[in-house]
Predicted 3D model of a 61-nucleotide RNA (Fluoride riboswitch aptamer (crcB RNA motif)) from Methylovirgula sp.
Its Rfam family is "Fluoride riboswitch aptamer (crcB RNA motif)". The family has 289 seed sequences and 2,293 matches in Rfam 15.1.
Model confidence (mean pLDDT): 76 of 100.
NCBI's taxonomy places the organism under Bacteria, Pseudomonadota, Alphaproteobacteria, Beijerinckiaceae, Methylovirgula.
Order: sequence, then C1' cells, then structure tokens
RNA sequence: UUAUGCAGUGGCGAUGGAGUUCGCCUUUAAGCGCCGGCAGGCUGAUGACUCCUCCAAACGC
Repeated sequence: UUAUGCAGUGGCGAUGGAGUUCGCCUUUAAGCGCCGGCAGGCUGAUGACUCCUCCAAACGC
C1' cells in the first nucleotide's frame, strides 16, 4: 500500500413521526415501486407489527 475477514459506528428498506423486530449496505454501497412506444393506468403513509399524524370514502351524533 492492496485484498479479505471480524468487530464497531453510521446509513438504507417507493411520501411523515415514534417504539419493537427482521433484513441489507460499509461510501465505487444498501436505496430511489410497477405496467406502457406515447398518452395514460395500478398498489401502498409499515420491510413486518403496534401507535400517532396526513389524505379519501361511508355511517352516526
């Protein structure tokens, strides 16, 4: 100096916040949804669970 492994730290998991948990990445990273030639169309505030917040619809007061 380079490569690899382990540990730690930090980050990430398609639109907000928090807790728990799982997975991924180690900065040349993880990640930035899908269909469609275009036009246009589809699911979802979660990776998963729970709570809160935002939006939409229905019913009741």